[in-house]
RNA sequence: UCCGAUAUAGUCCAGUGGUUAGGAUAUGUGGCUUUCACCCACACGACCCGAGUUCAAACCUCGGUAUCGGAA
Repeated sequence: UCCGAUAUAGUCCAGUGGUUAGGAUAUGUGGCUUUCACCCACACGACCCGAGUUCAAACCUCGGUAUCGGAA
């Protein structure tokens, strides 16, 4: 320099254009327990940035940024 992949809660992972963006874990509160842990319930918290297409974009297209891999 070129090619490809990826980017979604603190962390990990789903989500094939329309329904409240879902799960696990972590955290907080309450319950349970003599107490802690485990367990149960509830709460909190996210679509990398910009533009385009579309009635409608986390999703499709283009550009950028970052990470990973490959080629020279």
Source information: Predicted 3D model of a 72-nucleotide RNA (transfer RNA) from Elasticomyces elasticus. Taxonomically the source falls in Elasticomyces (Eukaryota, Opisthokonta, Pezizomycotina, dothideomyceta). The prediction has a mean pLDDT of 82. Its Rfam family is "tRNA". Rfam classes the family as a transfer RNA.